[in-house]
Context: one part of a larger RNA
């Protein structure tokens, strides 16, 4: 000069986009932030409707003795809608958070795996047969405050557990041809052993059985994420120089998706280090950001991409994937309930509360748009996200009006008393109408999907399904951007500085006092440097100090 996640001082009209605990990865009150699928499955409740037994009002008839009716209600049974705690299935490993730790293959880049794995999805194959025992939920008990537990009866299922069949697969043995070449890879050939599975919900038909549409197992390949390995490459200290026993190799096992002291047993006695090991301090790492002519120097917040980690340490189930923020267990530190035996809890999710701090926000609206998890679909859930709200925290626009207007008014200020300046600046006229404020109109952001009408198409055919047209309909922000009109200067300027660096001068007060200062250094009686008023100079909804950095 330039930047800032900035704070503090004085001021403060408005829009637009962005940003908004840098400190205590401290402790958290209440809400909400992962669920969804009844088209897996048995119950369970509700209702409507039609039945089955009961029940008997009104009313109408009556010789008052009744008789008729046939309503509310319970109840039985069927179908049918919705509901759904249980079981099952998928997700809860994404998405959001925060930087503690970590100098390391964490991450950047550049390349390997002939040492892997991969739910969902896509392409193409081929199959889906036969059986069987449970268990929840429920029942009827028991123990406990309570969290929940316990035996006992009962059922089902895409749960779960057998036979069977299976070219392709998997392992083993034989062998044959490319190709690599440290291992071995990829196509055949021939044997031997072992591997699978579920069904649901419609549509035609008396039926058999056909078909639509979701799903299921088996192997292949393909995308897609993800394991692992290597070389380069980025901090300080040497007032840190030696450092290491599963340490460095090798054999064999064993583990795992997979190479590997990864782990164990032998064995051998290696590795690593001034090209800085090893300690010890700080510290997530980059894309980028700042500043810089560049080279370089700082930094690492917002948004991207990777690690990490979820109360503090360990730990493993489950599963394609986790050693798993709103799952499980174990130690512990702390808060909570307790009937003293026991029990819950884990905001570095969104808001918000105390603390700490110079310092940093609403306990708001909405799933209407992206996007995600389920679901055959309506949809149902998303503090992801779109939006609002609060803050001059930044950036960039925009206004606070414009023309005329000497009698150079009125005041104020100085004065050499003539005047000189504040000054065309005010009034006063004539326009203007941004924003603000009132009135009125008012989008885009919407595409779907369902649903109705129409064609096609698939069928042996259809009211199934499937795709095209066309209708209509779906807004949180929102009566918001915006467009139109009245009216009326009327509602909108401060902040620093004026000795020199450095644009800007006087008068008064004050007398080494009270004060100022970034450096020089200014005040001891006329101070352009202190205070105050004029007037001047800069920036301007901001100006200034103050901190950090080039």
């Nucleotide at each position: 000069g330039g930047a800032c996640g900035a704070a503090c001082g004085c001021u403060g009209g408005c829009g637009g986009c962005g940003u908004g605990c840098c400190u205590a990865a401290u402790a958290c009150a209440u809400g909400c932030a992962a669920g969804u699928c009844g088209a897996g499955c048995g119950g369970a409740g509700u209702u409507a409707u039609u039945u089955u037994g009961c029940g008997g009002a009104a009313g109408c008839c009556u010789u008052c003795g009744g008789g008729u009716g046939g309503a509310a209600g319970c109840u039985u049974a069927a179908c049918a809608a919705c509901u759904u705690a249980g079981c099952g299935g998928c997700g809860g490993a994404c998405g959001g958070g925060u930087g503690a730790g970590u100098a390391a293959c964490a991450c950047g880049u550049a390349g390997g795996c002939a040492a892997c794995c991969u739910a969902c999805c896509c392409a193409a194959a081929a199959g889906a047969c036969u059986g069987g025992g449970a268990u929840a939920a429920c029942u009827a008990c028991u123990g406990g405050a309570a969290a929940c537990a316990g035996g006992a009866g009962c059922u089902a299922a895409u749960a779960c557990c057998g036979g069977a069949u299976a070219c392709g697969c998997u392992u083993c043995c034989u062998u044959g041809a490319u190709c690599a070449c440290c291992u071995g890879a990829u196509c055949g050939a021939g044997g031997a052993a072992g591997g699978a599975a579920a069904c649901g919900c419609g549509g035609a038909g008396u039926a058999a059985u056909c078909u639509g549409c979701g799903g299921c197992u088996u192997a292949u390949g393909g995308a897609u994420g993800g394991g692992c390995c290597u070389g380069c490459g980025g901090c300080g200290c040497a007032u840190u120089a030696g450092c290491u026993a599963g340490u460095u190799g090798g054999u064999a096992a064993g583990g795992u998706a997979a190479a590997g002291g990864c782990u164990u047993a032998c064995c051998a006695a290696g590795g690593c280090g001034a090209c800085g090991a090893u300690g010890c301090g700080u510290a997530g790492c980059c894309g980028a950001c700042c500043u810089g002519a560049g080279a370089g120097g700082g930094u690492g917040a917002u948004c991207g991409g990777c690690c990490a980690c979820a109360c503090u340490g360990g730990g493993a189930c489950u599963g394609a994937g986790a050693c798993a923020c709103g799952g499980c267990c174990c130690a512990g530190a702390c808060u909570c309930c307790u009937a003293c035996g026991g029990g819950a809890g884990g905001c570095a999710g969104c808001a918000g509360u105390a603390g700490g701090g110079a310092a940093u926000c609403u306990u708001c609206c909405g799933c209407a748009a992206u996007g995600g998890a389920c679901g055959a679909a309506a949809g149902u859930c998303u503090g992801a996200c779109g939006g609002a709200g609060c803050a001059a925290c930044g950036c960039c626009g925009c206004g606070u009006g414009a023309g005329u207007g000497a009698u150079g008014a009125a005041g104020g200020u100085u004065u050499u008393c003539g005047g000189a300046u504040c000054g065309u600046a005010a009034a006063g006229c004539u326009c203007u109408g941004u924003u603000g404020c009132c009135a009125g109109g008012g989008a885009a952001g919407a595409a779907c999907g369902a649903c109705a009408c129409g064609g096609a198409g698939u069928u042996a055919a259809c009211u199934g399904c499937u795709c095209c047209g066309u209708g209509a309909g779906u807004g949180a922000c929102g009566g918001u951007a915006c467009c139109u009109g009245a009216g009326a200067a009327g509602a909108a300027a401060g902040c620093c500085c004026c000795g020199g660096c450095u644009a800007a001068c006087u008068a008064c007060g004050u007398g080494c006092c009270a004060g100022c200062a970034g450096c020089c250094g200014c005040g001891g009686u006329a101070a352009u440097a202190c205070g105050u008023a004029g007037g001047g100079g800069g920036c301007a909804a901001g100006c200034g100090u103050u901190g950090u950095c080039c």
This is a predicted structure of a 550-nucleotide part of an RNA (small-subunit ribosomal RNA, 5' domain) from an uncultured bacterium. Its mean pLDDT, the model's own confidence on a scale to 100, is 83.